Annotation: This is a predicted structure of a 676-nucleotide part of an RNA (large-subunit ribosomal RNA, domain II) from a Candidatus Pacearchaeota archaeon. The coordinates come from a structure-prediction model, not an experiment, and the mean pLDDT is 84. The full RNA is in RNAcentral, with records from ENA. Its Rfam family is "Archaeal large subunit ribosomal RNA".
[in-house]
Context: one part of a larger RNA
């Protein structure tokens, strides 16, 4: 893993609420006792009177100097069962710890005692002997010598490195460190838990160590995880507020539920009275902030005149003209929402109050308005819906985006949404746009940009020939005039004028060192019909980058894309209709039940009500060797939980109905135990 068993609100004293029973102004015993009978025992408990701090008065009484006002007076009590608190381990299972007493140095640190081990070879320090130098100290050369936590390396002891093995509890290749020492090691002692021992890693103290290990307090304790067993039926929440060393919890409130009890009550429509300061929009209507320009006065700087002055830059004020903003601004000011009343409409039920029980106090999303944030599938808030606790169509899949609130069938109609093919319905019907596979997605797209195309509008030019294109002119004074090495249209400053002309700037631009040189402006021939300019709009282009090859679901598709129109059809559990079922309320009738009506039946937590099973017991009554229980396979009935029947197998027991009593229900807890 799996199957089989087994496994979690219990038990006792108080309390409190319901229900049911006895008695009732009374009620009920307790230890205990004793003839053991539902006997005795009336100690006491609780009720019958309250109020006030009290003295203390009393159906009253307290506070007040009165009016007023607060609390109180109207049956209880005792049993039994269930809900529920409180105290006990308190529904089960889990800690890491804490504290006691014992137990461990056969592992391991470290010591102490007495005992063993180090193959082989290299290297060559003191010392020492011979020769030699030297006045001496001494020093050099050879030999000898054999020192060292010296080197190389076995045994030994280690324990670097390996994407090497491996049965990953602690080894095994290979490699790689010491190997005469602070060396290794055998036996026998000793040090013990806040205690030892540590060349020091909080290492190590029997695979255990920032406080061993075994037992005990022990069922420590957990506001934390998980796990809590049969059934239908009715209602249906919260994730907010307020306080807590409080933010994984709890208390009250609110939100839910169930009883009682009181009030008729309300979601919808209009109508009149009112309520409001948002959107907006405005500001010579406040209060603020604000862009340009003029005017008077005024300060300082500069200039110029100098005699008061004037202009010029900057600043304050004050006033007009012009452009503008505003959550803490408004001379104004909607939709809206609301409060009373009155009628309409209508019976879902609503609302209060008291008591019981609760969950819950980690939210989320979407739309509208808002704070904070560059800004998030961010974060905090108000309304309001939807997830949550909501199935079902639909969006290709997709909690919260669209349709729609699922009692059960069974036929039909539509909703969003779609109708080529996958795949149920139109290769529908009419005008138009796209050419980009743009699109076919609710599924992102800006600034800015373009002779892409369609539509509108408004000017202007055009057979006296427009728009393009193509040829040819494009002159002359003059190289204007200043400047400047130079400046001839064309660095630059100032002027921009005549003249021929069909035109032709003292020159748009390219160019030269400066001229030259090439265009254009502008004129004319050809050519022959529309041409250019602006402005809005519509579908489209580009800007447009991410990581394996790739997504309109897909195949495709030029429409089966967009955009207006209009007719069919498809499509849900929505809605209609049939038939049942169950709940609620009424009505008849009462054991059972019948009938009506219902904008009654979607649920998590959790309220509340009614069933089914097992195992024992009382008391009735029953089946069983002509085969019980059990098991196995079918079959009926029952919304379920279950119940029953028939074959086989089994071979001695088993049921029913009233009533009690519970070790009462299994699929999970990294369950427990056994089996495979």
């Nucleotide at each position: 893993g799996c199957c089989a068993g087994g496994g979690a609100g219990u038990u006792a004293u108080g309390g409190u609420a319901a229900a049911u029973g006895g008695c009732g102004a009374g009620g009920c015993u307790a230890a205990g006792c004793u003839a053991a009978a539902u006997g005795c025992g009336g100690a006491g408990c609780c009720g019958u009177u309250g109020c006030g701090a009290a003295a203390g008065c009393g159906a009253g009484u307290c506070c007040g100097a009165a009016a007023g006002g607060g609390c109180u007076a109207c049956a209880g009590u005792c049993a039994u069962u269930u809900g529920c608190c409180a105290u006990a381990g308190a529904c089960c299972c889990g800690a890491a710890a804490c504290c006691a007493g014992g137990c461990g140095a056969u592992c391991u640190a470290g010591u102490c005692g007495u005992g063993g081990a180090u193959a082989a070879g290299g290297u060559g320090a003191a010392g020492g002997c011979u020769a030699c130098c030297u006045a001496a100290c001494g020093g050099u050369a050879g030999c000898u010598g054999g020192a060292a936590g010296c080197c190389u390396g076995a045994a030994c002891c280690g324990g670097u490195g390996u994407u090497g093995g491996g049965c990953u509890u602690a080894c095994c290749a290979c490699u790689c460190g010491g190997a005469u020492g602070a060396u290794c090691u055998g036996c026998g002692a000793c040090u013990a838990g806040g205690g030892g021992u540590g060349a020091a890693a909080a290492g190590c103290c029997a695979a255990u160590c920032u406080a061993g290990c075994c037992u005990g307090g022990c069922g420590a304790u957990g506001g934390c995880u998980g796990g809590u067993u049969c059934c239908c039926a009715c209602u249906g929440a919260a994730a907010u507020a307020u306080a807590c060393c409080u933010g994984a919890g709890u208390a009250u409130a609110g939100u839910c539920u169930c009883a009682u009890a009181g009030c008729g009550c309300u979601a919808g429509c209009u109508a009149g009275c009112g309520g409001u300061g948002u959107a907006a929009a405005g500001c010579u209507a406040c209060g603020g902030a604000u862009u340009g320009g003029g005017u008077g006065c005024u300060u300082a700087a500069u200039g110029c005149g100098u005699u008061u002055g004037c202009a010029u830059u900057a600043g304050g004020u004050a006033u007009c003209c012009u452009g503008u903003c505003c959550a803490a601004c408004u001379c104004u000011g909607a939709a809206a929402c609301u409060g009373c009343u009155a009628g309409c409409a209508g019976c879902a039920u609503g609302c209060u109050a008291u008591g019981g029980g609760a969950a819950g106090c980690a939210g989320g999303g979407g739309u509208a308005g808002c704070g904070g944030g560059u800004a998030a599938g961010c974060u905090g808030c108000u309304a309001u819906u939807c997830c949550g606790a909501g199935a079902c169509g639909g969006g290709a899949a997709c909690a919260a985006c669209c349709g729609a609130g699922a009692c059960u069938u069974a036929g039909g109609u539509u909703a969003a949404g779609g109708u080529c093919c996958c795949a149920a319905a139109a290769u529908g019907c009419a005008a138009g746009c796209u050419a980009a596979g743009u699109g076919u997605g609710a599924c992102g797209u800006a600034a800015g940009g373009g002779g892409g195309u369609c539509u509108u509008u408004a000017g202007c030019c055009u057979a006296a020939g427009a728009c393009a294109g193509u040829a040819g002119g494009g002159a002359g004074g003059u190289a204007g005039g200043c400047u400047c090495a130079g400046a001839a249209g064309c660095a630059g400053c100032c002027a921009u004028c005549c003249u021929u002309u069909a035109a032709a700037g003292a020159a748009a631009g390219c160019g030269u060192a400066a001229c030259a040189g090439c265009u254009c402006a502008c004129c004319u021939a050809c050519c022959g019909a529309g041409g250019c300019u602006a402005a809005a709009g519509g579908c489209a282009c580009c800007g447009c980058a991410a990581a394996u090859g790739g997504a309109c679901g897909g195949g495709g598709c030029u429409a089966a894309g967009c955009u207006u129109g209009c007719u069919a059809c498809c499509g849900a559990g929505a809605c209609c209709u049939a038939a049942g079922u169950c709940c609620u309320a009424c009505c008849a009738g009462c054991u059972u039940u019948g009938g009506u009506a219902g904008u009654g039946a979607g649920g998590u937590a959790a309220g509340u009500g009614g069933g089914c099973a097992u195992g024992c017991u009382g008391c009735u009554u029953g089946a069983g060797a002509a085969a019980a229980a059990g098991u196995u396979c079918u079959c009926u009935c029952g919304u379920a939980a279950g119940a029953g029947a028939g074959a086989a197998u089994g071979a001695a027991u088993c049921g029913a109905g009233c009533a009690g009593c519970a070790g009462a229900g299994a699929a999970a807890a990294u369950c427990c135990u056994g089996g495979c």

NCBI's taxonomy places the organism under Archaea, Nanobdellati, Candidatus Pacearchaeota.